Large-subunit ribosomal RNA, domain IV from a candidate division WWE3 bacterium, 323 nucleotides, folded computationally.
It matches the Rfam family "Bacterial large subunit ribosomal RNA".
RNAcentral holds the full RNA, with entries from ENA.
[in-house]
Context: one part of a larger RNA
RNA sequence: CCAUUGCUAAGGAACUCGGCAAAUUACUGUCGUAACUUCGGAAGAAGGCAGCCCCAAGGACUUGUCCAAGGGGGACACAAACCAGGCUUUUACGACUGUUUAACAAAAACACAGCUCCCUGCUAACCAGAAAUGGGAUGUAUAGGGGGUGACGCCUGCCCAAUGCCGGAAGGUUAAGGAAGGGGGUGCAAGCUCCUGACUGAAGCCCCGGUGAAUGGCAGCAUUAACUAUAAGUGUUCUAAGGUACCGAAAUUCCUUGUCGGGUAAGUUCCGACCUGCAGGAAAGGCGUAACGAGAGAAGCACUGUCUUCAGCAAUGGGCUCG
Repeated sequence: CCAUUGCUAAGGAACUCGGCAAAUUACUGUCGUAACUUCGGAAGAAGGCAGCCCCAAGGACUUGUCCAAGGGGGACACAAACCAGGCUUUUACGACUGUUUAACAAAAACACAGCUCCCUGCUAACCAGAAAUGGGAUGUAUAGGGGGUGACGCCUGCCCAAUGCCGGAAGGUUAAGGAAGGGGGUGCAAGCUCCUGACUGAAGCCCCGGUGAAUGGCAGCAUUAACUAUAAGUGUUCUAAGGUACCGAAAUUCCUUGUCGGGUAAGUUCCGACCUGCAGGAAAGGCGUAACGAGAGAAGCACUGUCUUCAGCAAUGGGCUCG
């Protein structure tokens, strides 16, 4: 010097992307315990007090143990070693327990119960298989398959023009096939053969409807109130229809460290508002939400060698020297 470990005056996060790491806390009994809440929880919330040894009135019952007023004793130290939660506030996300990239990702991703749409009447749909057959299922629509959403609460707006799907069948179009007629070759002819062909001719497509928890979509300009500003209103163009509720600088906001308020002495983060939403928005769900989270952001208390032009001491194993 390196690794691992122990201790440290004063300060106590000033360290740092970030309290990473470390420290604190830790047991049992008892007192006590908030917002919020789905009334179960939150909760071991938080925050206190007691704890060793000896004697022991008394009490309890399961009769050999437990509880215990009071008195006494010693220690630096009595949950005497080991073992053994740090706590609180707030926000976003995901309801939850679970699952996952075996060997860089455990999560906000997947799953989930619940909700919803579509298909399926049984030789079911669907899946595997040239097929037989098997699964579905020794099940039968309260069943089975597929898609989406994702507990719960309040809700889920407008557009069917396009695309898809479902239904319809009058007309149009349309293949093979059929075919009146016409023509060529050959033949004496019957015929054989080739070409053409009005008409006929299914599904599909065109067409007519329906359908959004189907794929999807959900405007612009001008002007207007007796300060100004703003615009309930008006006009106009286009559209299938012009974004409703709710939320909003957001896991979404470019400009942007937006502006205001809060917290700090000082805050590009954070929390609460505003709305000018570059480019939120309603099951690719919208907005809330108790509980939960080795998850993400912010703050505080406690605690500490994380830190203070920084350091000092000690232990073990190396390094180093000699051999």